[in-house]
RNA sequence: CAAGUCGGCCAGGCGGUCGCGCUCCAUGCCUCUGGCUUCCUGGCCGGGGGCGCGGGGUGAGGAAAGUCCGGGCUCCACAGGGCACGGUGCUGGGUAACACCCAGGCGGGGUAACCCGACGGAAAAGGGCCACAGAAAAGCAGACAGCCGGGGCAGCCUAGGCCGCCCCGGUGAUGGUGAAAAGGUGGUGUAAGAGACCACCGGCGCUCGUGGUGACACGGGCGGCCAGGCAACCCCCACCGGGAGCAAGGCCAAGCAGGGGCGAGUAGGGGCGACCCUAGCGGUCGCCCUGAUGCGGGGCGGCCCGUCCCGUCCGAGCCCCGGGUAGGCCGCUUGAGGCGGCGGGCAACCGCCGUCCCAGAUAGAUGACCGCCCACGACAGAACCCGGCUUAUCGGCCGGCUUGGGUG
RNA sequence: CGGGGCGUGGCGCAGUCCGGUAGCGUGCUUGAAUGGGGUUCAAGAGGUCGACGGUUCGAAUCCGUCCGCCCCGA
Numbered sequence: 001c002a003a004g005u006c007g008g009c010c011a012g013g014c015g016g017u018c019g020c021g022c023u024c025c026a027u028g029c030c031u032c033u034g035g036c037u038u039c040c041u042g043g044c045c046g047g048g049g050g051c052g053c054g055g056g057g058u059g060a061g062g063a064a065a066g067u068c069c070g071g072g073c074u075c076c077a078c079a080g081g082g083c084a085c086g087g088u089g090c091u092g093g094g095u096a097a098c099a100c101c102c103a104g105g106c107g108g109g110g111u112a113a114c115c116c117g118a119c120g121g122a123a124a125a126g127g128g129c130c131a132c133a134g135a136a137a138a139g140c141a142g143a144c145a146g147c148c149g150g151g152g153c154a155g156c157c158u159a160g161g162c163c164g165c166c167c168c169g170g171u172g173a174u175g176g177u178g179a180a181a182a183g184g185u186g187g188u189g190u191a192a193g194a195g196a197c198c199a200c201c202g203g204c205g206c207u208c209g210u211g212g213u214g215a216c217a218c219g220g221g222c223g224g225c226c227a228g229g230c231a232a233c234c235c236c237c238a239c240c241g242g243g244a245g246c247a248a249g250g251c252c253a254a255g256c257a258g259g260g261g262c263g264a265g266u267a268g269g270g271g272c273g274a275c276c277c278u279a280g281c282g283g284u285c286g287c288c289c290u291g292a293u294g295c296g297g298g299g300c301g302g303c304c305c306g307u308c309c310c311g312u313c314c315g316a317g318c319c320c321c322g323g324g325u326a327g328g329c330c331g332c333u334u335g336a337g338g339c340g341g342c343g344g345g346c347a348a349c350c351g352c353c354g355u356c357c358c359a360g361a362u363a364g365a366u367g368a369c370c371g372c373c374c375a376c377g378a379c380a381g382a383a384c385c386c387g388g389c390u391u392a393u394c395g396g397c398c399g400g401c402u403u404g405g406g407u408g
Numbered sequence: 409c410g411g412g413g414c415g416u417g418g419c420g421c422a423g424u425c426c427g428g429u430a431g432c433g434u435g436c437u438u439g440a441a442u443g444g445g446g447u448u449c450a451a452g453a454g455g456u457c458g459a460c461g462g463u464u465c466g467a468a469u470c471c472g473u474c475c476g477c478c479c480c481g482a
Stems, first nucleotide, its partner, number of pairs: 001404010012373007020059006027052011061379001065390002068388005073245004085241005090104005105119001106117004120236002126234002128230003144175002146171008155162003183201006202226002204223008249330004258321005268290009277280001294312007337356008374377001409481007418434004428465001436452005458474005
């Protein structure tokens, strides 16, 4: 210098004008309300709400997304245990928890840095499947062709050999099929062959030793044991999991509808007595007896009283009650929080100290315009919160490491 | 904002649970029967099973990620 690989950071910047959400301060008007004081009107000191005006502060993300996992929080359910169902799956650690992260092991890829892995169990629990092709597709597997032995029949010739067909048997070494055909190489052996036997190599199981917390690694011995694949099919083993979700849930509560009350010895009626003057079919008061029941409309009637009929579902007043709609408030953002320092740990992460407050709407705010600069600006926007994963993303900066080349 | 379901020829659907090379109805094309049309009969075409990746010898089917559509909850 080039190529590669891994990790971290930024996500146009600065200035001006106007606009929006939240919040703080100050203030004008309206309204509700508490306390003190006063004979009353009123006065003084506060508090809340609405509208308006002014000023200050603050205002999206690395993914706010997908809603794929995990937790907090809330309500419901719940003695404990088990079954069922679902999930996770090498080991150790981290964590509130996880399917996440860190470190390590094993397997695979790459020259390497480094990357990827749903990575428990497939003879020694069990079941199932392995299409087509092929003779045979899974437990002492399987004879289609081929090879070998025996027997029979037929043929040829140079007469002890060759060839063909059939039957019986042996053989997994050769061919062919298939994704997969039941260790590999060499030899012994045999009629031909074969872990049938032997040597070496590979695998598996048992066992012993060493190292490691462990996964596992290395080494020794024994056993011819040679054993297919699929558990992202059922299943077995170990561990985990109650359900629903902020439209969870809680508080206040117009209007309409619903329920209840508005009634007390009261109104009224009758009798007796006293008083008044307008002298009546009068009024007021007291005592005794009785005691409907309210409200609205209509008829009789000149009016009142009285009386009769109808309604009291649909009209209405006042008070109380429970549930609860509109509406309002809480949940709501101070949190497994950010930054810095120190300490522990290989690391993920943890502990202590200091410091900071960093959106909180409810039809939903973060925008528009102008000027300057350059690298010419991607994907995209909170809605209860947090930890992850996955997906989208113009580009730029910084650092570690590897390989190749050059120069000194 | 939260929850659930679906995607297979032009259209409507089955097959997906338990993997073996994709079918039914209708529509389309050609031919026959008819004077012609319809109906009927015979033959045929038409599918990257929403996309990508993984498991597997093999994926519409099993698993993961993404895309699109529909429904429900005050």